This is a predicted structure of a 1425-nucleotide RNA (small-subunit ribosomal RNA) from an uncultured prokaryote. The prediction has a mean pLDDT of 85. The sequence is in RNAcentral, with records from ENA.

RNA sequence: UUAUACAUGCAAGUCGAACGGGAAGCGUACUUUCGGGUGCGUGGAGAGUGGCGAACGGGUGAGUAACACGUAGAUGACCUGCCUUAGAGAGGGGGACAACUGAUGGAAACGUCAGCUAAUACCCUAUGGACUUGAUAUAGUUAGAGAGUAUUGAGUAAAGGAGCAAUCCGCUUCGAGAGGGGUUUGCGGGCUAUCAGCUAGUUGGUGAGGUAAAGGCUCACCAAGGCGAAGACGGCUAGGGGGCGUGAGAGCGCGACCCCCCACAAUGGGACUGAGACACGGCCCAUACUCCUACGGGAGGCAGCAGUGAGGAAUAUUGCACAAUGGGGGAAACCCUGAUGCAGCAAUACCGCGUGAAUGAUGAAGGCUUUCGGGUCGUAAAAUUCUUUUCUGAGGGAAGAGAGAGGACGGUACCUCAGGAAUAAGUCCCGGCUAACUACGUGCCAGCAGCCGCGGUAAAACGUAGGGGGCAAACGUUAUCCGGAAUUAUUGGGCGUAAAGCGCAUGUAGGCGGUUAGAUAAGAUAGACGUGAAAGCUCCCGGCUCAACUGGGAGAGGUCGUUUAUGACUGUCUGACUUGAGGUAGGUAGAGGAGAGCGGAAUUCCCGGUGUAGUGGUGGAAUGCGUAGAGAUCGGGAGGAACACCAGUGGCGAAAGCGGCUCUCUGGGCCUUUACUGACGCUCAGAUGCGAAAGCGUGGGGAGCGAACGGGAUUAGAUACCCCGGUAGUCCACGCUGUAAACGAUGGGUACUAGGUGUAGCGGGUAUUGACCCCUGCUGUGCCGAAGCAAACGCGAUAAGUACCCCGCCUGGGGACUACGGCCGCAAGACUAAAACUCAAAGGAAUUGACGGGGGCCCGCACAAGCAGCGGAGCGUGUGGUUUAAUUCGAUGAUACGCGAAGAACCUUACCUGGGUUUGACAUUUAAGUGGUAGCGAGGUGAAAGCUGAGCGACCCUUCGGGGAGCCUAUGCAGGUGUUGCAUGGCUGUCGUCAGCUCGUGUCGUGAGAUGUUGGGUUAAGUCCCGCAACGAGCGCAACCCUCGUCGUUAGUUACAAGUGUCUAGCGAGACAGCCGGUAUCACGCCGGAGGAAGGUGGGGAUGACGUCAAGUCAGCAUGACCUUUAUAUCCAGGGCGACACACACGCUACAAUGGUCGAUACAAUGGGCAGCCACACCGCGAGGUGGAGCGAAUCCUGAAAGUCGAUCUCAGUUCGGAUAGCAGUCUGCAACUCGACUGCUUGAAGGAGGAAUCGCUAGUAAUCGCAGGUCAGCAUACUGCGGUGAAUACGUUCCCGGGCCUUGUACACACCGCCCGUCACACCAUGGGAAUUGGUUGCACCAGAAGCCGCCGGGCUAACCUUUCGGGGAGGCAGGCGUCUACGGUGUGGUCGGUAACUGGGGUGAAGUCGUAACAAGGUAACU
Repeated sequence: UUAUACAUGCAAGUCGAACGGGAAGCGUACUUUCGGGUGCGUGGAGAGUGGCGAACGGGUGAGUAACACGUAGAUGACCUGCCUUAGAGAGGGGGACAACUGAUGGAAACGUCAGCUAAUACCCUAUGGACUUGAUAUAGUUAGAGAGUAUUGAGUAAAGGAGCAAUCCGCUUCGAGAGGGGUUUGCGGGCUAUCAGCUAGUUGGUGAGGUAAAGGCUCACCAAGGCGAAGACGGCUAGGGGGCGUGAGAGCGCGACCCCCCACAAUGGGACUGAGACACGGCCCAUACUCCUACGGGAGGCAGCAGUGAGGAAUAUUGCACAAUGGGGGAAACCCUGAUGCAGCAAUACCGCGUGAAUGAUGAAGGCUUUCGGGUCGUAAAAUUCUUUUCUGAGGGAAGAGAGAGGACGGUACCUCAGGAAUAAGUCCCGGCUAACUACGUGCCAGCAGCCGCGGUAAAACGUAGGGGGCAAACGUUAUCCGGAAUUAUUGGGCGUAAAGCGCAUGUAGGCGGUUAGAUAAGAUAGACGUGAAAGCUCCCGGCUCAACUGGGAGAGGUCGUUUAUGACUGUCUGACUUGAGGUAGGUAGAGGAGAGCGGAAUUCCCGGUGUAGUGGUGGAAUGCGUAGAGAUCGGGAGGAACACCAGUGGCGAAAGCGGCUCUCUGGGCCUUUACUGACGCUCAGAUGCGAAAGCGUGGGGAGCGAACGGGAUUAGAUACCCCGGUAGUCCACGCUGUAAACGAUGGGUACUAGGUGUAGCGGGUAUUGACCCCUGCUGUGCCGAAGCAAACGCGAUAAGUACCCCGCCUGGGGACUACGGCCGCAAGACUAAAACUCAAAGGAAUUGACGGGGGCCCGCACAAGCAGCGGAGCGUGUGGUUUAAUUCGAUGAUACGCGAAGAACCUUACCUGGGUUUGACAUUUAAGUGGUAGCGAGGUGAAAGCUGAGCGACCCUUCGGGGAGCCUAUGCAGGUGUUGCAUGGCUGUCGUCAGCUCGUGUCGUGAGAUGUUGGGUUAAGUCCCGCAACGAGCGCAACCCUCGUCGUUAGUUACAAGUGUCUAGCGAGACAGCCGGUAUCACGCCGGAGGAAGGUGGGGAUGACGUCAAGUCAGCAUGACCUUUAUAUCCAGGGCGACACACACGCUACAAUGGUCGAUACAAUGGGCAGCCACACCGCGAGGUGGAGCGAAUCCUGAAAGUCGAUCUCAGUUCGGAUAGCAGUCUGCAACUCGACUGCUUGAAGGAGGAAUCGCUAGUAAUCGCAGGUCAGCAUACUGCGGUGAAUACGUUCCCGGGCCUUGUACACACCGCCCGUCACACCAUGGGAAUUGGUUGCACCAGAAGCCGCCGGGCUAACCUUUCGGGGAGGCAGGCGUCUACGGUGUGGUCGGUAACUGGGGUGAAGUCGUAACAAGGUAACU
C1' cells in the first nucleotide's frame, strides 16, 4: 500500500444449587442359545427447556466538516440489568411447548404430522406499603414550572432452589445512591468566492401521533417565513482529542504505539430480542463475489489471534499459559477467555557493555612515496608480562503467590568455580562550504555532483592504492516534517527606482474618533471557588548493578464556568462645551464647467486681372503640377479647423483635462470678520459617477493633417526611414467603449519637527499727499538645504522625517497583463485570474573598465602642403597555390612574405629513392673475455658506406699477482630537427619612447571604490606652477652614458723632409631660460633680442614603466610530460629544397637629352687583410694568368662615383633599354648537367611614366652617387655601415588612421570581432481548444418495488380469559390480503469532475541550421506605453 480476497485452527460461554430426562464407562444381582440381555447402584457425556452473558473485551479508520470531537453548561424534557442501601411483599389457581417416542419429506441444509412431559418458561385471579393515571385545592422556588404537597376515583406484583438446620442464593414492587447512557446549548479547531444566493417540512403556530425523553421527529390545518459577505448553499480534503516532532517563543507539521470519544463490520436497506443493539464471530431482504450440490436447492463473510494469496520499496509465529491482572457464568469447586501474561522473528528505535591492558626501536619485514638522502603506515606488529567484562564448560539457583498447595516465563535472571586473548569492526568521507593529501590509471571518455562545479595528457573533485579525518555496532543514501527562513513578518516585513498605491472622486456597511460631568459595568484588571480524566511534560524522591524503562509525590497546562471587588481607560446611556466640522457677512483671483453668438490672421479651393516657362521637392533626385497658361502677383468669393504675440517650473480643476472675444446659466477655492449649530468628523470592502487618445453605432461635416493604399527614390532586399498623392479618422450631435509610462512611477486624513530664496492670490503694520520700498500673517506653486530617513540614487514642512487612523496592493524569473470559468461589451476587447512545465537566477542602485556612426581638449609624416616612389614592363628574391618520390620545417592583418637563412652544386639537410649498421656516429656504470691484442693494412668486391682480407705489429704503471688504455660480449643505457610555445625557462615582436602605471599614511564612502592622478594655466612629457583632504613616495619622463659640432690642454707610433697647424688618442671648458625687453596669477612659462661654435630636450644613438595579444620560438639553446628503440636512431650515393598555368609582397634595371656613348680630369669616409690583402713588371681585347716587393698593418694593399672639361648622338623603340638566346672562354672547387659567378663576340624582347588603390620622408632629411664589411672555397639587385652632391613644403587641425586626458550613455566585462530579437526548419516535453467517445459523482421527473415496521381488513385458523343449553358463542390472537414509506434496480433529461482523441493553438527546452538586424551607444529613424 488493497475498508483487497481468504484455506485451516482458535477468539463467548456458563449454570444439574431453575427443569424434564440421561449416553459411554464402572460396581453389583439375575439370566443366557455364552454372542449377550435385564434390574439396581454409581456415573455424568451430548442435546433440549429456562436464566445470565453474548451491546463488554479485541479490530479498523471506509464514511463523516457534523453537536462527530474538545471544553464549559443544561436536562424543571429522560432511561438505567447486574451492584449498594431503605421500605413492603410472595395468597389461590390454570393451560401448554421442546427434549423424548412413532410416522414421514429432503442429496444436504433443514423440516412436517401425531402423541407424552417438567420448571425460577407462560397465563388468570386476590391484596397494595408503593407506583402509574384522571379530577380538585395550594404556598413557595427558578432564567424558565409540566415538579412538590393534600383530598379523591381507576389501574398494576411475585418463584422458587440448596441445606438436617441455622441460614444462604434467588423472586415481586417502590424509593435513594453509585456507575453508565440518551437528548440539548455557548464557544473552539480544514481549504475553496474561478461555489453568491440557498430553502416547501422549508421557518413558525395550533392540534394529534410517536419516543425512555424536548422537538417538523411524523401528520393535518393555518401563516410566509428561515439562512447568507462575521461566507449561507455547493465543491474538495479529513475520524476528533489527550498528545507527538520541531522551534527561544509565537507558531508550523502530524494524529503510529498508550488513553478518551465517535463511526464501521463484504456493499446497501430493515427491523426483532433485550436494561442496553438497529448488534464484527445474531436474524430478514437485495446486490457482488466465493464454495457445496443428487441441479431440485443450500452455505459463507479474519477492519479478532496466528496464517495464505495478491498488491507493494516495505512490516513478524498457523508458539506457550490461564501462573499473574482483568472479564463472563456459577452458591462454590470450577469452566471459558488469541483480553492478557510470556516466549519467537526483525539493529526498527532507545539505553548499556565489549571486541583487550601494560611494556616494547635493529624504528623488523612488507606496502606506499621520494629531491634516492629519506619519509610514512609505526609502539603499530612481533615478543614479554597481565586481566577475564563477554564467551565456553561445570555446580548452585530465585522473587513474581495476600493462610497452605499451585509458575507459562524457566533451569530464565542471578551467584560460584575452571579454561583461554581467547568468540567479536565496520562504514562514510578527504576541491570550498567541512575535519582530513599524495601516487598511478583515464583524457569533456569513463564517470562524479547537496550547492558552487570537476573531467578536453601533469585531476588533492572520476577509478584504484597508500595515508589521513569522522562516527562507531553501526555507518551512509533516499523520502518526509520542523528549524535556520524576519522567505506570509501577531510577536516580526514591505510598496519613488528592486515585486507592490486602485486613473480619479462621491459614499454605504465596517474600522477609528475632540473637551467635560454623572450613571452603568459589556470589554479590562485583581481575588476566591469549580473544572481542565489517566498517561505524557517539568521538578523532587525511590525500584531493576547503571541507564533506557518504571513506581510515588508536587507543579504546569483553558480565548472555560460561577462569583466578589475596582471604576482609571475603551464601550453604552444621560447632560453640558467649542477648539474639529459646518455656516452668516464683506471682499477677491482664475484657460474651472455647459450653452449661444461674434472676430481676425493663415492654409486650401473657386472666379477674374497681370504675366511666361518652369514649379515643387531632396543628401542628391524622381514621381507630381504646368504652354488646355502653372508657380509668382493683385482683386473678389466659399468653406472647415485651430486660436500667433500676451505666455510665465503663471492660473484653475478630484483626476482626465482647460487658452481668441462677448453674453447667459453654474461648481469650487482663498482672504478678512463674526451671528449661529454643537462632534454633525476621518477613512472606506462592495456600490455609483467621471474618465486622454485610439476604436465602435446612427446622422451630419470635411480646409489642413493623415493609418490603410498607390506612385517615386534609397537599398543586396526596403512590405520602412525621405518625397508626391491619398481613404477611414481627426470636427459636431447623441449613444457605447473604460483603457494609457491615466507618472510625482510617491493612496487619503490629522498633528509635530532648523533655515534660506523665488513666484501667484488676499490681508495686516510703519511711513507717505499718494504709489513704491521695508517688516509681517494665511493659502497655493518652485529651488537649495539642517536633523532624520534611505541599499544607494536621493527625499527633506508640498517628506521618502517623527507618530496615529482607515483603505488598496506585494511575496523569485519565465509560462502569464495567458488558459479555463464567470461577469461586462454591438464588436474590438475589458475586469477577475490559475496550473503543468522550466531556469538558478531575473531585478535595483552605485563602482571600475571597455566601447559609441556621444561631447570637449590635445598630440603624431595622421591628414593637408610638397618631393621621390610602388601598383603597368623585364628580371632578382620571398610567399601562397599547384605539381612532385621529395619539392624538409617554421613565420600568416597591423606585429608573416630580400623573414629564421651573415649567403642550399657535395657538405649544410632536417625531405625523397636506394644501399648498409643495431650498445649503435657520440657519453658513461658494472661484470666477463682478450697478446699475434689494439693499430696499420697490399689485394678483392662495391656508386659509396661497408664487407672481406695475405701480411706487418705495439703502449703506460707495477708490490710481478696484476692494473690502466684499446678491442669485444652482456647489462643499465645512448640517440631523436619525433609531439606539445595551450606544461615551461630564456630571448624577441607589438601597442610605444605613447605618458602613463602604482603604493604608504590620512580622509570620504556600508561597500566595490574614490581622493592623491581631478581643476586653472603650461610643457615634448603625470614637465612645471597655482589651487585643492590630502601629504609624501616608487616604476616610467627628463638627466646621468656614448657620439657629432666649438675651444683649451696633455701626449705624438704613424702622419710631415723638419716645426706650427691639420690629424690621432685622452682630460677639461662651454648652454643654465644665465642676461635684456614684452607678456603672464607678475607663478610656471611663452614671445622677441643680445652675446655665442651651438639657444630653448643643439643633432644622433643606447635606454622600452604596469601591462596587452594563451603574440612568436620545443628547429638556436635549456627543459617537464608523452612517443620511438633492427628505428621516428645512425652511415652512404644520387635526387630534392632551384619544379611552374597563376596570385601577392619586397627590390633591381629602365622607358631616356637634367640623358646615352667616348676621351680627359678632381675630391672621401667607414672598414678588411697571413691557407690573407696583394703594389709593380710582363702576357691576354677581357675575365684573368705568370713572376713577385711590401704588410699581422694611422707605416703595405684596396681605380671612388655622381661632378668638371671637351666631343658626338637629335627624339627614334633610337648610339634609349637591356631581357632572351648562340658560340668561345676565365676562376673557385673532389665535382659547376640538374644548379655558380665572371669575360669576349653576336642576338636585341617588353618597356614611350603606369587604373583603382597605396608607401616613405620635415634638413645635412628626401632624392641621387658610389665605397666598404659580414656571411663566404666560389656565389648579392639582399643586409649592415660609410662618405659625396643635396632640395621642396607645412595655411592649418574640418576630415581619414592611431594615441592621451576629462565628461556622458550602456542591457557590454571573452569587454562592439560585444550583446541580442523574431519568423521559419528539426527533436523532445507539458498544456489549451476539439467532432466524438468512455467513466465517476450528483440534481429533477417518472416506472417498478424486496425485506420490514406501522395502519386497515382478516369470510381461513385459534390452549389459557368470559359465557354456555357444553353444540357453541364472545374477547383476544395468528396465517393471509391490501396500503403508506422504502433499498437495490430501470427510463428520460440536466449539472459537475476526469480519461482517450483525428486535427489544431500558442508555450518551454535543445554546442555549432536558415533569413534578416528590432533593442542595448544619439544602436545608426531616441526608446517606451